This is a predicted structure of an 88-nucleotide RNA (c-di-GMP-I riboswitch aptamer) from a Pseudomonadota bacterium. It was read from a public genome assembly, where an Rfam model found it. Of the family's consensus pairs, 95% are formed in the model. The coordinates come from a structure-prediction model, not an experiment, and the mean pLDDT is 83.
[in-house]
RNA sequence: UGUAUUUAAAGGCAAAUCUGUACGAAAGUCAGAGACGCAAAGUUUUCGGUCUAAAAGGUGUGAGCCUCAUGAUAGCGAGACUGCCGAA
Numbered sequence: 001u002g003u004a005u006u007u008a009a010a011g012g013c014a015a016a017u018c019u020g021u022a023c024g025a026a027a028g029u030c031a032g033a034g035a036c037g038c039a040a041a042g043u044u045u046u047c048g049g050u051c052u053a054a055a056a057g058g059u060g061u062g063a064g065c066c067u068c069a070u071g072a073u074a075g076c077g078a079g080a081c082u083g084c085c086g087a088a
Stems, first nucleotide, its partner, number of pairs: 012038002017033004022029002036075001042081003046078003049073003056067004
């Protein structure tokens, strides 16, 4: 210097749950507490999956029902970009 390994070191993120004179129609997001876990559980909706259905359309005497993302999910997969260590 390079490679392998993840078992080492330094760290990182933060599930469920709880709280909220926070947001949102909802799915969900944000903030605080909290750690299930994660070698990209860093960033990014380009592709697919999944969730919701306000508006719109259809239907019904009505209560309602059906379809549909322009909404959400990066901790559902794939892709793209970036990043720590290097037999301890």